[in-house]
RNA sequence: UUCUUAUCAAGAAAGACGGAGGGAAAUGGCCCGAUGAUGUCUUGACAACCUAGUUACGCUUAGGCGUAAAAAAGGUGCCACAUCCUGCCCCAACCGGGGAUAGAUAAGUU
Numbered sequence: 001u002u003c004u005u006a007u008c009a010a011g012a013a014a015g016a017c018g019g020a021g022g023g024a025a026a027u028g029g030c031c032c033g034a035u036g037a038u039g040u041c042u043u044g045a046c047a048a049c050c051u052a053g054u055u056a057c058g059c060u061u062a063g064g065c066g067u068a069a070a071a072a073a074g075g076u077g078c079c080a081c082a083u084c085c086u087g088c089c090c091c092a093a094c095c096g097g098g099g100a101u102a103g104a105u106a107a108g109u110u
Base pairs, nucleotide, nucleotide: 003108004107005106006105007104008103013043014042015041016040017039021032022031023030028085029084044079046077049075050074051073054069055068056067057066058065059064083102088099089098090097091096
């Protein structure tokens, strides 16, 4: 990289470097940016997918397994605007609603 499953309207700051565009994609928008954005690093925070443990309950001859809760050591992730909105399909007089595609993250897999 391929494939599968789950989640994606909540939440969360500073410093340093750097120096011009950026917010994934084609459309149309709307925002952020020399009052220094996007990006990289450091510290910190937010969250709870995996792993090691804790507590309770249940199953098991034992080993162990399962569920729930709290916590957050380890592996990630994430810290402008709903995945910023939209796009493709359906419903709808409008506002809007639903679904798919794509993307992101986690675990497994090829």
The RNA shown here (SAM riboswitch aptamer (S box leader)) has 110 nucleotides. The coordinates come from a structure-prediction model, not an experiment, and the mean pLDDT is 79. Rfam family: SAM riboswitch aptamer (S box leader). Rfam's curators write: The SAM riboswitch is found upstream of a number of genes which code for proteins involved in methionine or cysteine biosynthesis in Gram-positive bacteria. The model forms 89% of the base pairs in the Rfam consensus.